[in-house]
Molecule: small-subunit ribosomal RNA
Organism: metagenome
RNA sequence: AGAGUUUGAUCCUGGCUCAGGAUGAACGCUAGCGGCAGGCCUAACACAUGCAAGUCGAACGGUAACAGGUGUAGCAAUACAUGCUGACGAGUGGCGCACGGGUGCGUAACACGUAUGUAACUUACCUCUAACUGGGGAAUAGCUUCGAGAAAUCGAAAUUAAUGUCCCAUAGUAAUUAGAUCAGGCAUCUGGUUUAAUUUAAAGCUCCGGCGGUUAGAGAUAGACAUGCGUCCUAUUAGCUUGUUGGUGAGGUAACGGCUCACCAAGGCUACGAUAGGUAGGGGGCCUGAGAGGGUUUACCCCCACACUGGAACUGAGACACGGUCCAGACUCCUACGGGAGGCAGCAGUGAGGAAUAUUGGUCAAUGGUCGCAAGACUGAACCAGCCAUGCCGCGUGCAGGAUGAAGGCCCUCUGGGUUGUAAACUGCUUUUCUCAGGGAAUAAACCCUUCUACGUGUAGAAGGCUGAAGGUACCUGAGGAAUAAGCACCGGCUAACUCCGUGCCAGCAGCCGCGGUAAUACGGAGGGUGCAAGCGUUAUCCGGAUUUAUUGGGUUUAAAGGGUGCGCAGGCGGGGCUUUAAGUCAGUGGUGAAAUCUCUUCGCUUAACGAAGAAACUGCCAUUGAUACUGAAGUUCUUGAAUCUAGUUGACGUUAGUGGAAUGUGUCAUGUAGCGGUGAAAUGCUUAGAUAUGACACAGAACACCGAUCGCGAAGGCAGCUAACGAAGCUAGUAUUGACGCUCAGGCACGACAGCGUGGGGAGCAAACAGGAUUAGAUACCCUGGUAGUCCAUGCCGUAAACGUUGAUCACUCGACAUUGGCGAUAUACUGUCAGUGUCCAAGCGAAAGUGUUUAGUGAUCCACCUGGGGAGUACGCUCGCAAGGGUGAAACUCAAAGGAAUAGACGGGGGCCCGCACAAGCGGUGGAGCAUGUGGUUUAAUUCGAUGGUACGCGAGGAACCUUACCAGGGCUCGAACGCAAGUUGACAGGCUGGGAAACCAGUCCUUCUUCGGACAAUUUGCGAGGUGCUGCAUGGCUGUCGUCAGCUCGUGCCGUGAGGUGUUGGGUUAAGUCCCGCAACGAGCGCAACCCCUAUUUUUAGUUGCCAGCGAGUAAUGUCGGGGACUCUAAAGAAACUGCCCGCGCAAGCGGUGAGGAAGGUGGGGAUGACUCAAGUCAGCACGGCCCUUACGUCCUGGGCUACUCACGUGCUACAAUGGCCGGUACAGUGGGCAGCUACACAGUAAUGUGAUGCUAAUCUCUAAAACCGGUCUCAGUUCGGAUUGAGGGCUGCAACUCGCCCUCAUGAAGCUGGAAUCGCUAGUAAUCGGGUAUCAGCAAUGAUCCGGUGAAUACGUUCCCGGGCCUUGUACACACCGCCCGUCAAACAAUGGAAGCUGGGGGUACCUAAAGUCGGUAGUCGUAAGACGCUGCCUAGGGUAAAACCGGUAACUGGUGUUAAGUCGUAACAAGGUA
Repeated sequence: AGAGUUUGAUCCUGGCUCAGGAUGAACGCUAGCGGCAGGCCUAACACAUGCAAGUCGAACGGUAACAGGUGUAGCAAUACAUGCUGACGAGUGGCGCACGGGUGCGUAACACGUAUGUAACUUACCUCUAACUGGGGAAUAGCUUCGAGAAAUCGAAAUUAAUGUCCCAUAGUAAUUAGAUCAGGCAUCUGGUUUAAUUUAAAGCUCCGGCGGUUAGAGAUAGACAUGCGUCCUAUUAGCUUGUUGGUGAGGUAACGGCUCACCAAGGCUACGAUAGGUAGGGGGCCUGAGAGGGUUUACCCCCACACUGGAACUGAGACACGGUCCAGACUCCUACGGGAGGCAGCAGUGAGGAAUAUUGGUCAAUGGUCGCAAGACUGAACCAGCCAUGCCGCGUGCAGGAUGAAGGCCCUCUGGGUUGUAAACUGCUUUUCUCAGGGAAUAAACCCUUCUACGUGUAGAAGGCUGAAGGUACCUGAGGAAUAAGCACCGGCUAACUCCGUGCCAGCAGCCGCGGUAAUACGGAGGGUGCAAGCGUUAUCCGGAUUUAUUGGGUUUAAAGGGUGCGCAGGCGGGGCUUUAAGUCAGUGGUGAAAUCUCUUCGCUUAACGAAGAAACUGCCAUUGAUACUGAAGUUCUUGAAUCUAGUUGACGUUAGUGGAAUGUGUCAUGUAGCGGUGAAAUGCUUAGAUAUGACACAGAACACCGAUCGCGAAGGCAGCUAACGAAGCUAGUAUUGACGCUCAGGCACGACAGCGUGGGGAGCAAACAGGAUUAGAUACCCUGGUAGUCCAUGCCGUAAACGUUGAUCACUCGACAUUGGCGAUAUACUGUCAGUGUCCAAGCGAAAGUGUUUAGUGAUCCACCUGGGGAGUACGCUCGCAAGGGUGAAACUCAAAGGAAUAGACGGGGGCCCGCACAAGCGGUGGAGCAUGUGGUUUAAUUCGAUGGUACGCGAGGAACCUUACCAGGGCUCGAACGCAAGUUGACAGGCUGGGAAACCAGUCCUUCUUCGGACAAUUUGCGAGGUGCUGCAUGGCUGUCGUCAGCUCGUGCCGUGAGGUGUUGGGUUAAGUCCCGCAACGAGCGCAACCCCUAUUUUUAGUUGCCAGCGAGUAAUGUCGGGGACUCUAAAGAAACUGCCCGCGCAAGCGGUGAGGAAGGUGGGGAUGACUCAAGUCAGCACGGCCCUUACGUCCUGGGCUACUCACGUGCUACAAUGGCCGGUACAGUGGGCAGCUACACAGUAAUGUGAUGCUAAUCUCUAAAACCGGUCUCAGUUCGGAUUGAGGGCUGCAACUCGCCCUCAUGAAGCUGGAAUCGCUAGUAAUCGGGUAUCAGCAAUGAUCCGGUGAAUACGUUCCCGGGCCUUGUACACACCGCCCGUCAAACAAUGGAAGCUGGGGGUACCUAAAGUCGGUAGUCGUAAGACGCUGCCUAGGGUAAAACCGGUAACUGGUGUUAAGUCGUAACAAGGUA
């Protein structure tokens, strides 16, 4: 000091979360020791038991218990007597009990803190000073006797003492009253001196030294009262108060005072927050923080309050009293039922509550307290111990060596390696701790006792003696032996630390983001690692991070946030000069700021924690002295701020009255006839009773075309024909007047569009609601026809708007350009200057950016308003305004981790622009109808194996299922296995033949049985090791493929721009088939694509001529390049040439385009092929390969048979047709590619034919397989035919172990549907479509009409780019990013949650009124007692408490009810985001 999280990515805003520290903590796991601290935060709940306040015999009467002594009796034991002594129960008296200890209920207050005051006060014990201490009296407790009662306790009689109590005397420096005088002060006053009067004192004890007692003064200590300042939340608490505020008098108090009372006056407090409600002891301090602050009040210290709840006083120096009294109440206990007793918020302890907090311990040794002369007593204060890891601190659990890097575990690419890990074993060493044994403290010095010294018997000092709970503890020494001692959390990122297995959106994790759906570093386990360590984690709470309430230190155009606008009281702020003052401010000094704590230094416990001493600090408050710049206050003055005045000027500024034309509607009359109107198209509607249209006249209400604008005016809302009246404002010029009169403004007041409301008018047009017609799946809408409130006027309300410039008002300052409105300088329409406006563009600056930019969102100043995550919600409740509608103010529970702003690059749009493509159009031919073939779906089946499924599956994998293939089904077999390799052993066989069984596989038997260079080879068999799987996952993969698409795109380096994502380049203007090229340009270059390079083809040259060719020459044949020859030609196959917009014309800057012009075989990439960026989790684990998972006498493998060929139906792709551009018959021509030895086969013969037999050539430019349409002639004549050939019957042929399921071919016979095909849809732009045949792969054969090549014949059309589809580029909008097959809204239905209202039920605190009223103070008093003081009795006032009544407030609960939120896959629609399909 920051980090994670909104997005595809970015910047910002903004919330949530984390890392740190802390705790009186609790919980989980774990645990060796010690020191120091801490320990009911909850029920101020209830308490059994014990203890916590007594002491004094040197105040007193005395003698119950104990001890001693004495006496008597007795031998003694013992008994009795005796207060004689030590002592002492109970009692009188004194002092203490008001301290110490506990708790935090109450209290928002002079309670606390701080600083003052008391001239308004008190203070026992203590210290000092002065004086005094004389005399007398009457009682009473106890004791004794009697009585009442269960007890507690009480009553009566008799008798007695005191330092108890009373009387008298004495006394002033005391008190009171009245004077005189002096001095001082602070208003009341105070002090000194003095005069007079009145009143009040005392106690004894004694060891004879003293200890006490009384009065007065002073001090010290402790308290009381008063005051300034500070001291929580709520305004959804705005008014409160009658002893209230003040005065006079009296009473009361220690003392001032409405403290109380009588009378008088009517005050007092409050927006600087009274009153009310809620919460709470306050402070020093403590935690956190850089600080400012925020939080907190446990331990320690100070103050306060309280003592079962409430009230009250008594005693006393002190209390309205924790372990006192009285009364009332609640509760508990005892009881003989008549009455009594009690108060742990003291220390222990118990129950209860709770997540949770200890022993019914020891000692007064020390410190302190009370009493006492003292000894001493008492002391749950205190000091110690016990329990608890509750915290802080310290120590230890060993150290060194030790590599075959052991075994085991875990992991891996697994003969091996890595890691655990020098870790262990083992060797040596040490002994803190531990065990045992021994020694053993300090804390203790006083008091007191003894002795001594000095003064002189008591003080002061000295020496000795006595006293330790903790404790035989701390500590020290010795011995023994590594011996007794490590866990917890975490390991996806934040955040240090990674692998395997299991699980499979399950189980679970999670602080936030988020993990888990078969390869999880995130779940669970393990190994390993990281962090801390006798602890570690979790939870809770506080501060921090959070500048996320911002004083330090934030914001408000669009993220949350400027009030709709103005006026304006209070408040805040305020121009220049001079003088005074000194409140703020600044400086010095003094007092105070308790101690502890914090900081620093030093010291003490072995160290530390802890403790001690000293210093500093305590940032504060008060007082005093000084300074006077600034602010304030007072005075005086100035003119520049502000206002006034004079003269001009401006405008849709306001109010009122009048007036005008156009349009619309209606009415009347007229002309006129069949429609009008309306829409995308229609219909409703109007019209023959005469509409619409046209003309004339009349009437009505509302709004004001052109001018008109980027204009003007107004505070805003808003304002528009013309004229007048009245009113207001701005601006300019002048610089005459006043002299800071100013700015802003909470509350307040006024104005305030539209809509709406009340009353009264008005009503042409328009038009919510409503009605009808359409549209639609629906259409409570959009469109159409009507139409009422309303819109208009007057008057009164309402008070809100995207009331927006989403930008508060005022002042000052800070570059420019242009336009424009109103003035002035100045005679001027130009131009220029200036003032006030209205706009656009821009510099600096600012801003997250967009943008803004003298009309600021810049730089400063003043004042006001407002904001603090999204939703819930501008909702609920309360209050307030309103006739109502509704407005203003304005939450919470709950829920989410986002919501949001600006910009970026994509994708998309029923956005735009440009362009392309057999995309449309123009054409030709098809499909969809029929039959068949083939594939698919579906169905069926034992099985109909599997895959492919929009485009981009469906004559696809399969380029060939009778067996095989084959993966499927049924049945029968095998288990190292059907194949292969390696090693070892054995054999010479195996194979094959035969026989038997069997469907076969196979099993059993039998026959026959190698080669050799002798090394071995070969084969079989046995054994061992490796098997095998077309089982799953194409969403784990490689490879290959489809598609977009042969579309023109996709990127990079450097530079530049931007905070950044990113942009630029690649956009723009042209051009192209093309990101092809040219031009321009903050870009310059480059890469992958395009094109070219490659192959085929079209022309030609050269070379070479065999198996090809044959022009010329020769030979030969019935005929044929058949032969000799030839290279001319065709052709073959190698190398070249050729085409580049190169030439010409036109256009153009160029690139290029056009013309076709020339030439050319070919002309503008000549034609074709190969060549394929990104996307679709596209396809394929069944072609192959491969990770993981699964099967192993089976999911492997062999065999026989069956199935993949089923068949109501649907779809795709094809073939053949429906016929005359044809069918049939006959005749006659012309190819190219390719194939061929288990082959192609000439030729001949046989057969109607398929084919067969014979035979020949060819391992191929040699032999062979080879055309059809076309052409010629004939026939058929429009019909289900001489079209069409399905289907079926019969007979044959071929292949093959085998054609039944289930092959092909031939012949004869049979002769189905079908007469050109609905909606719709496909291909093709030239050697193309169409049409005709041929070859090949696969293959024994073939279901081939398929696939793929080859040639023959050979068209039509393209105006063009509006539309459909697909694509490219630019631009625009976006709430999309899984990217429009997107996103997303509301009702309804379901579950859950919190919440509002609500008849009613119920609880609480407080107040008011009335009734009653204990104890008690005070007052009264005629009775009783007492010498008296006075007491008792009676009584008055007040009052705790109790009761009654009405109302208000705050809660709880509730039938029912309202909305809200949340929840993978419910319903209905589609409102928003694109022009979201009606912005």